Record summary: c-di-AMP riboswitch aptamer (ydaO/yuaA leader) from Ornithinimicrobium ciconiae, 159 nucleotides, folded computationally. The coordinates come from a structure-prediction model, not an experiment, and the mean pLDDT is 77. The organism belongs to Ornithinimicrobium, within Bacteria. The model forms 92% of the base pairs in the Rfam consensus.

[in-house]
RNA sequence: CUGUCACUGCGGCUGGAUCUCUUGAACACCGCUGGCAGGAGCGGGGGACCCAACCAAUGGGGCUUCGGCCCCUGGGGCUAAGGGGCCGGCGAUGCCGGCCCCCGGGCACACUCCAGCCCGAGUCCGACAGCUCACCCCGCAAGCGCAUGGAGAGGCUCC
Numbered sequence: 001c002u003g004u005c006a007c008u009g010c011g012g013c014u015g016g017a018u019c020u021c022u023u024g025a026a027c028a029c030c031g032c033u034g035g036c037a038g039g040a041g042c043g044g045g046g047g048a049c050c051c052a053a054c055c056a057a058u059g060g061g062g063c064u065u066c067g068g069c070c071c072c073u074g075g076g077g078c079u080a081a082g083g084g085g086c087c088g089g090c091g092a093u094g095c096c097g098g099c100c101c102c103c104g105g106g107c108a109c110a111c112u113c114c115a116g117c118c119c120g121a122g123u124c125c126g127a128c129a130g131c132u133c134a135c136c137c138c139g140c141a142a143g144c145g146c147a148u149g150g151a152g153a154g155g156c157u158c159c
Stems, first nucleotide, its partner, number of pairs: 012144003018040003024036001027034002041140006051130001059072005074128001075125004082102009103120005109154001111152005
């Protein structure tokens, strides 16, 4: 000097999942700090008339002190995480895998177009929920990390 690996930090990425905070309705502490309460902000669910839907079922198993409790699923919710075709396998009105098409999401200031790359998982409720004013309830996680590029019209900063 160059390359590779690991660790730490920073600018940042996906996502609703953040900001503040003078202890004020926690705690530690009594100096600081953390971030509890509070405030701000973002996001989700339940929930009338009307409208929609229905006129046809309101499931199975176990326990029970008969008040209820537990498991499964029909159905429903969160999320981008859906639909279809072909083939193969199986425990077979479904599930798993592969390929293709449509559709949905992400790729670093925000937007549009083009191209390229990647993702389409997981989980909750437990017979029950359409929309829905008032009203009520809940979440603020988790995982990554010098990260695709071009064009257009913008914004910000610097000179």